[in-house]
RNA sequence: UUGGAUGGCCUUUUUCACAUGCAAGUCGAACGGCAGCACGGGGGCAACCCUGGUGGCGAGUGGCGAACGGGUGAGUAAUGCAUCGGAAUGUACCCAGUAGUGGGGGAUAACCAGUCGAAAGACUGGCUAAUACCGCAUACGCACUACGGCGGAAAGCGGGGGAUCGCAAGACCUCGCGCUAUUGGAGCAGCCGAUGUCCGAUUAGGUAGUUGGUGGGGUAAUGGCCUACCAAGCCCGCGAUCGGUAACUGGUCUGAGAGGACGACCAGUCACACUGGGACUGAGACACGGCCCAGACUCCUACGGGAGGCAGCAGUGGGGAAUAUUCGACAAUGGUCGAAGCUGAUUCAAGCAUGCCGCGUGAGUGACGAAGACUUAGGUUGUAAAGCUCUUUUGGCGGGGACGAUAAUGACGGUACCCGCAGAAUAAGCUCCGGCUAACUUCUGCCAGCAGCCGCGGUAAUACGAAGGGAGCUAGCGUUGUUCGGAAUCACUGGGCGUAAAGCGCACGUAGGCGGAUUUGUUCGUCAGGGGUGAAAUCCCGAGGCUCAACCUCGGAACUGCCUCCGAUACAGCAAGUCUCGAGUCCGGGAGAGGUGAGUGGAAUUCCUAGUGUAGAGGUGAAAUUCGUAGAUAUCCAGAGGAACACCGGUGGCGAAGGCGGCCACCUGGACGAUUACUGACGCUGAGGUGCGAAAGCGUGGGGAGCAAACAGGAUUAGAUACCCUGGUAGUCCACGCCGUAAACGAUGGAUGCUAGCCGUUGGCAAGCUUGCUUGUCGGUGGCGCAGCUAACGCAUUAAGCAUCCCUCCUGGGGAGUACGGCCGCAAGGUUAAAACUCAAAGGAAUUGACGGGGGCCCGCACAAGCGGUGGAGCAUGUGGUUUAAUUCGACGCAACGCGAAGAACCUUACCAGCUCUUGACAUGUCCGGACGGUUUCCAGAGAUGGAUUCCUCCCAGCAAUGGGUCGGAACACAGGUGCUGCAUGGCUGUCGUCAGCUCGUGUCGUGAGAUGUUGGGUUAAGUCCCGCAACGAGCGCAACCCUCGCCAUUAGUUGCCAUCAUUAAGUUGGGCACUCUAGUGGGACUGCCGGUGAUAAGCCGGAGGAAGGUGGGGAUGACGUCAAGUCAUCAUGGCCCUUACGGGCUGGGCUACACACGUGCUACAAUGGCGGUGACAAUGGGCAGCAACUCAGCAAUGGGAAGCUAAUCUCAAAAAGCCGUCUCAGUUCGGAUUUGUUCUCUGCAACUCGAGAGCAUGAAGUCGGAAUCGCUAGUAAUCGCGGAUCAGCAUGCCGCGGUGAAUACGUUCCCGGGCCUUGUACACACCGCCCGUCACACCAUGGGAGUUGGUUUUACCCGAAGACGGUGCGCUAACCAGCAAUGGAGGCAGCCGGCACCGAAAAGGUUAGU
Repeated sequence: UUGGAUGGCCUUUUUCACAUGCAAGUCGAACGGCAGCACGGGGGCAACCCUGGUGGCGAGUGGCGAACGGGUGAGUAAUGCAUCGGAAUGUACCCAGUAGUGGGGGAUAACCAGUCGAAAGACUGGCUAAUACCGCAUACGCACUACGGCGGAAAGCGGGGGAUCGCAAGACCUCGCGCUAUUGGAGCAGCCGAUGUCCGAUUAGGUAGUUGGUGGGGUAAUGGCCUACCAAGCCCGCGAUCGGUAACUGGUCUGAGAGGACGACCAGUCACACUGGGACUGAGACACGGCCCAGACUCCUACGGGAGGCAGCAGUGGGGAAUAUUCGACAAUGGUCGAAGCUGAUUCAAGCAUGCCGCGUGAGUGACGAAGACUUAGGUUGUAAAGCUCUUUUGGCGGGGACGAUAAUGACGGUACCCGCAGAAUAAGCUCCGGCUAACUUCUGCCAGCAGCCGCGGUAAUACGAAGGGAGCUAGCGUUGUUCGGAAUCACUGGGCGUAAAGCGCACGUAGGCGGAUUUGUUCGUCAGGGGUGAAAUCCCGAGGCUCAACCUCGGAACUGCCUCCGAUACAGCAAGUCUCGAGUCCGGGAGAGGUGAGUGGAAUUCCUAGUGUAGAGGUGAAAUUCGUAGAUAUCCAGAGGAACACCGGUGGCGAAGGCGGCCACCUGGACGAUUACUGACGCUGAGGUGCGAAAGCGUGGGGAGCAAACAGGAUUAGAUACCCUGGUAGUCCACGCCGUAAACGAUGGAUGCUAGCCGUUGGCAAGCUUGCUUGUCGGUGGCGCAGCUAACGCAUUAAGCAUCCCUCCUGGGGAGUACGGCCGCAAGGUUAAAACUCAAAGGAAUUGACGGGGGCCCGCACAAGCGGUGGAGCAUGUGGUUUAAUUCGACGCAACGCGAAGAACCUUACCAGCUCUUGACAUGUCCGGACGGUUUCCAGAGAUGGAUUCCUCCCAGCAAUGGGUCGGAACACAGGUGCUGCAUGGCUGUCGUCAGCUCGUGUCGUGAGAUGUUGGGUUAAGUCCCGCAACGAGCGCAACCCUCGCCAUUAGUUGCCAUCAUUAAGUUGGGCACUCUAGUGGGACUGCCGGUGAUAAGCCGGAGGAAGGUGGGGAUGACGUCAAGUCAUCAUGGCCCUUACGGGCUGGGCUACACACGUGCUACAAUGGCGGUGACAAUGGGCAGCAACUCAGCAAUGGGAAGCUAAUCUCAAAAAGCCGUCUCAGUUCGGAUUUGUUCUCUGCAACUCGAGAGCAUGAAGUCGGAAUCGCUAGUAAUCGCGGAUCAGCAUGCCGCGGUGAAUACGUUCCCGGGCCUUGUACACACCGCCCGUCACACCAUGGGAGUUGGUUUUACCCGAAGACGGUGCGCUAACCAGCAAUGGAGGCAGCCGGCACCGAAAAGGUUAGU
């Protein structure tokens, strides 16, 4: 949200408790009767009374039913169910048959009278009937039997009727319904057997009426069902007993099937009826709507006592996530009674989208397409809507109107259905849109939230929420739960166990399983055919009926099973026989650390006695503890004692495994080879079981040399309960007894057969010859390897191959081989062996990287060898920090820190304070207007700006209109932002690193990731080259090509140069271009030549020649990639943010602060120096808003004049270290800061904050620098000066230039970085990784625990209701018997007793749950 039709539903929970109504009655044709109703009759005026006469009938006697139908599933693992059989049974009503139904008797309810009680009800006396009850007679059949006998029945009622009889009723006849006996049947019921039927062995033994027999009892019937006696059995590893759970089946759901799960509805069976026990009646019950007793609960009560049982239909409370009306009718189908009656069985209706089925919610037309929403725009929603035309399913209204019942009877129902009318009218939602999985965008920002798994969300979320759009299903849709599937993930079909989970440590052996050749028999398995059964429904197939369908009906098939009969005999079994190949035995042979006990030997360690001998020894990385002058260590003779057996010795041998090693002998086990002979399947495996079983450990007694847990001391260390050292006790050894475990490993169970080889080794045998060799064969033990197998690694006749048989074991990780329980043990502990809880992985093999205080090879100023620094001082500069109104921002290990910045007084400038503008300082577009602008002066103001003012003035094209340019104004689009995000980006850059690497195509190998190539042997600076090779080629890198320096040649000589000639003060000038130089073009160097070496290669070493020699020096050049490296502030740019401000302008300030810390530099500490003097030699460069010679002034910075130069011409420009003299080791003639102090110079609008320079005076720290650390391998370091960019001015910085000019490198062990190969890995954000344990706090789950509270069960004992049974029965007693009677007898009843026995009480255990 909701229209209809059909079918179903109170079920997983409380088998909890129930108000109210109904759910089983009926028969007058069994009976006595008459309370109520109606009719009739009688009396009476009527009111009314009487009357069973009639219809009927409350209550009662009697009969039948009530044991069915309906409900529920608590119990029950077998007294159940399913299937198939069986014998020792019963059976009311029904069917069929046979024979009967004669004649009597005594009671009793109702009723009447009374008593008790609140009631329920009870009692006493009296009357009465029957199809109620009891004898007698009869007995076809029936039961019993000693076979002679003997025993036992019945009931009548109704309809009709001619004769006869009778007063009548009736007799009588007939029909119907009954009744009795008996036989059979049908259906139903009871009993027995076989097979099947959940989980647990942490339940292994159970059982005394137990198992069987005999006698007896009991039952409808068998039976220990019960009892007495006798025997000692019976069940159990093919799972007894015990515990848990559960009604079973046909079937249902799922699945390809085999299976798995379930047992609602419908149908069959069982069990139960408040809980427990019990019987009665009856054909049938131990009885849902019967009885008795006990208990709990509820109700009534006068407190004395009574009543009740919805798991029937409705309904109520409660519980729960959860399940309907206190409806109609007997019309149909059934049930029961005697036909009418009754029937919450049943059939109908109501409620519920709970499932299934069918239908609708409109159809057509309709715009370059309304509004709205989303969207940058385009556009999407969308023919969708509106509008116009049409139809009427359904619903509504009106009319007709069934089948179900072919006579009557219709709850449903005026229902289904049919006809007519009006009107698009009454009728659409839910989920989803990251992948699985069909469907995408905008807002939020690890927030809110999502989530089945993987996983989304931290500013660009197709994953959250909303919106727009889309996908799917549809009167439904989604969620949750459950079952099966996928899952071959318990593997029968259909899995595994070397390393992923999994082979018992090893053997012997019981049960069991499996088993050689051949013959005969049997037919149990097996196979084939027939018969019976396998309920119906369901499923399937074919028809038919509701408009279709769901649904229903009919027919068929099927029900894969069980039983039985007959047949076949290959195979398996069984029985009997035979055989020798499997297995075993005898004889003879060789090998061996096989085992047990006994004996014996030498070497060594230690100790003891004596000798020699003297100061150390011992031990370690280095030491110390320790021993030693009381004589050690060392050395030597002799002795004691214990333990172990060097060499041989070996992927050698033996043994089942553990394990076994000097020598000798006794005893003893097993295996092997060879040849006959013998037994005749005797075999293999092996649950339980038994034995053996390293080391350590335990018990008792010995022994004790060495070694050595614990322990002690010394070291090491941050610590060192360790590693190292000195000591040292158990123990190690022996005997006896326990323990029973190990990475007890080949991580590989045993047995048998088959399936290429080659090479070792060990023990035999045989053959051959050349006599120490070869070949063959059998048994063991190894290496490699084919097929095959394996996820790969690997295995491969000693299988992990191909097969057969048997056993153990496995089923995600952790919890845990733990807890509890059992068993074993002296103990330690072993063995068997879970769960809660928790995770989404744990694991195997291999691959590529990265890493290693792994290995190998190699390189680099990486170390080493050297030289000079930094770190200490003062100053400069950058950074951090602090401070501040602001000290703008960025850069942070190397690879930030004299970095962006090649130059902050204003500007720069981004920061701060104040003032100020708003289409804006700048761009484009629209409109309007005009020149704009320049110039002079003044005022306000800090200035921006504002106001006033003098003078000059119209650009271009066009005839013009107008257009373009430019300026001002207006409004709006917009401008603007050094605001954020470098983790959204482009571009650029740094770094590893100028390290030698990084890849591709094709081929090949591998299941694959990947590998190969690129590895290997050499070599190189180099993945450089050579050789080899399942690789062959190629690309980006290396190298070379480019620039520069070094040599030569050539071309060209001005501004350069000057050998020769001339000339001058001067290459000044003439002249010249040889030289230098300049700047163009070439040459030259290639391991080319020689020798050696190497592999005859690549190359390397040496040499020659050469200016230069092995890339000649330097530069430019930076592979694939790494670091989310740096930069949004160079620039560009997505997104976000600001828009009278985070934009623009101006003045002033700040970026220059200063307890401090760090980086980079400069200057020094001095004599290799300072100072003074002297005046030799460069190169690169710059110059017109400039460089400036020269001259004058000044001590100087500089200033005043001024030639030349747009530069090989002029100029900056002086090069400095050098050389000579002096100083003489000191805070100085070193050093120069600072405060300064003062006087000046220059630039600039302006030097206060805040510039540089000069002169004079002042003269700090500092005497070579701790730990630590940096640069450099040759024209290098060091040292010396010079130039340039930026720039008005400002350089210790940066970028360049030349001068002087070293030392050292043995070498690659170590530190750092890097390359290649290899190895290990639990790392992959990749070692700055991963990861372990304790502790603290909180919480969760579990074990133990002094105890404590329940459930259940066992044993023995006490009490003992109802009840049936047994006994008794002195009380009571109609029918029968005896008797004239009284009375007695038979029989019965009450009562009492006994065993059985529910409940209850108390005791001791077992088991289980809670706490």